[in-house]
Predicted 3D model of a 258-nucleotide part of an RNA (large-subunit ribosomal RNA, domain VI) from an uncultured bacterium.
Rfam family: Bacterial large subunit ribosomal RNA.
It was read from a public genome assembly.
Context: one part of a larger RNA
RNA sequence: CGUCGAUUCUUGAGUGGAUUUGACUCUAGUACGAGAGGACCGAGUUGAACGAACCUCUGGUGUGUCAGCUGUUCUGCCAAGAGCAAUGCUGAGUAGCUAAGUUCGGAACGGAUAAAUUCUGAAAGCAUCUAAGAAUGAAGCCGUCCACAAGAUAAGGAAUCAUUGAGACUCGUGAGAGAUGAUCACGUUGAUAGGCUCUAGGUGUAAGCAUAGUAAUAUGUUUAGCCGAGGAGUACUAAUUAGUCGAUUUCUAUUAGG
Numbered sequence: 001c002g003u004c005g006a007u008u009c010u011u012g013a014g015u016g017g018a019u020u021u022g023a024c025u026c027u028a029g030u031a032c033g034a035g036a037g038g039a040c041c042g043a044g045u046u047g048a049a050c051g052a053a054c055c056u057c058u059g060g061u062g063u064g065u066c067a068g069c070u071g072u073u074c075u076g077c078c079a080a081g082a083g084c085a086a087u088g089c090u091g092a093g094u095a096g097c098u099a100a101g102u103u104c105g106g107a108a109c110g111g112a113u114a115a116a117u118u119c120u121g122a123a124a125g126c127a128u129c130u131a132a133g134a135a136u137g138a139a140g141c142c143g144u145c146c147a148c149a150a151g152a153u154a155a156g157g158a159a160u161c162a163u164u165g166a167g168a169c170u171c172g173u174g175a176g177a178g179a180u181g182a183u184c185a186c187g188u189u190g191a192u193a194g195g196c197u198c199u200a201g202g203u204g205u206a207a208g209c210a211u212a213g214u215a216a217u218a219u220g221u222u223u224a225g226c227c228g229a230g231g232a233g234u235a236c237u238a239a240u241u242a243g244u245c246g247a248u249u250u251c252u253a254u255u256a257g258g
Stems, first nucleotide, its partner, number of pairs: 001151001005161006014148004020048007032037001050105005058099004065092005070085006109143003116136004167245004171187005192238003195234005201227003208221005
């Protein structure tokens, strides 16, 4: 830009992906074979590699968070803290992200075939899978499975709405999204984000005070205090007011008039 204004839902021409395979058990120590050995067919179990999704579990990370510790500067001093020292170092660790973790997948079936195997059957009174005709037959081919898909310019279809303005955008709050656009959620008829309250969870028992001890320290108050990216609730704050674009006019044909 087109698809004859929109919104929602779709069809599928076409395109891509996947297509792997081992071992074991039963059938059965059966068929076969003198024995040694040892099946087809069929049924089931469990893996490898590969792929997808996810974070309940096991872990990793987790420069938000909690705790311990050292040096130094500062808060007048003690105590308690703050800054800096690679996040100062160390031990843990929520959300998120993640694999080594978890779940799932490649199954079954149909069609047409290859090599091959056949039926009927002449040419050629026989024979012959082939010449006419008919039937089987592969991890391969075409479907079936998964994803995309009407720029499929042959631009498809359905429902609903629409100059009594459908709908979209700008703007704002944001995240299941993200470099920016975009996408998605919400905009007071509101839980979209922040705040506040509570909480799953993390850390691990704060400060102050009291008691014991000369003291370091220990104990009690206290499974405390702090945090809480997760989960709820709550309009306290901010999503105000508003603005812009927007379709059957045009074109073509018919009829009528000039």